[in-house]
This is a predicted structure of a 120-nucleotide RNA (SAM riboswitch aptamer (S box leader)) from Psychroserpens algicola.
Of the family's consensus pairs, 97% are formed in the model.
The prediction has a mean pLDDT of 81.
The source organism's lineage runs through Bacteria, Pseudomonadati, Bacteroidota, Flavobacteriaceae and Psychroserpens.
RNA sequence: UUGUUAUCAUGAAAGGCAGAGGGAAUAGACCCAGUGAAGCCUUAGCAACCCUUUAUUUUAAAGAAGGUGCUAAAUUCUACCUAAAUCUGAUUGGAUUCAGAAAUUUAGGACAGAUAAACA
Numbered sequence: 001u002u003g004u005u006a007u008c009a010u011g012a013a014a015g016g017c018a019g020a021g022g023g024a025a026u027a028g029a030c031c032c033a034g035u036g037a038a039g040c041c042u043u044a045g046c047a048a049c050c051c052u053u054u055a056u057u058u059u060a061a062a063g064a065a066g067g068u069g070c071u072a073a074a075u076u077c078u079a080c081c082u083a084a085a086u087c088u089g090a091u092u093g094g095a096u097u098c099a100g101a102a103a104u105u106u107a108g109g110a111c112a113g114a115u116a117a118a119c120a
């Protein structure tokens, strides 16, 4: 660095240095920021991927010393696909059935990303 697997709507802060940006990429929004952004250091915390222990052991529970990670907003939201709701028209005893569709909503999936682990 590529790929694989798993997770990603929970949770968690202060100080010092620093001095203008940041929220991954592209685009559109929206938000944070001199009442101090990014980055670096110290301490604290959250969590439970590796780790430790136990068991009914290819899973579950507990623990939190160590390795990571994380500590605004759902991965801040949307983009691609599918289905349904909704709406319109025809149709039917009846939102029944069929068709269409600008926008909106909901759910699932894909793409991309982040983190971890074991390999290569």
Base pairs, nucleotide, nucleotide: 001120004117005116006115007114008113013043014042015041016040017039021032022031023030026079027078028077029076044071045070046069049067050066051063052062053061054060055059075112080109081108082107083106084105085104086101087100088099089098090097